[in-house]
Description:
Glycine riboswitch aptamer from Azospirillum picis, 115 nucleotides, folded computationally. The source organism's lineage runs through Bacteria, Pseudomonadota, Alphaproteobacteria, Rhodospirillales and Azospirillum.

RNA sequence: AUGAUCCCUCGCGGGAGAGAUCGCCGCGGGCCGGCCGGAAACGGAGGGUCCGCAGGCGGCGCCGAAGGAGCAACCGCCCCCGGAAACUCUCAGGCAAAAGGACCGCAAGGGGAUA
Numbered sequence: 001a002u003g004a005u006c007c008c009u010c011g012c013g014g015g016a017g018a019g020a021u022c023g024c025c026g027c028g029g030g031c032c033g034g035c036c037g038g039a040a041a042c043g044g045a046g047g048g049u050c051c052g053c054a055g056g057c058g059g060c061g062c063c064g065a066a067g068g069a070g071c072a073a074c075c076g077c078c079c080c081c082g083g084a085a086a087c088u089c090u091c092a093g094g095c096a097a098a099a100g101g102a103c104c105g106c107a108a109g110g111g112g113a114u115a
Base pairs, nucleotide, nucleotide: 006111007110008109009108011106012105013104014103019060021059022058023057024056025055026053027052028051029050030049031048032047035044036043037042061095062094063093067091068089069088070087074083075082076081
């Protein structure tokens, strides 16, 4: 000087689980029969019902692979203490699609540097 493995960032691809749940409100659309104004055409306010929403709130049920927390094998040095999982908990998040998604693969850039 070069320099695998390692770390970080970005891009691409793959990527699971669990109610398309119930209710209220809001928004949009369809249908119904009446009320008011009007000569009529039409207009106005409101009621009932159905459908849709990646909208808000609440209930019950459930999932774990953003994040978070806890403990453990183990590691750092024997203790204290610290680190520590895809395990555990579900605070958060999620339960059609979309989005997200631990992790894996490929490529590029940066950092450091043992063999």
The coordinates come from a structure-prediction model, not an experiment, and the mean pLDDT is 79.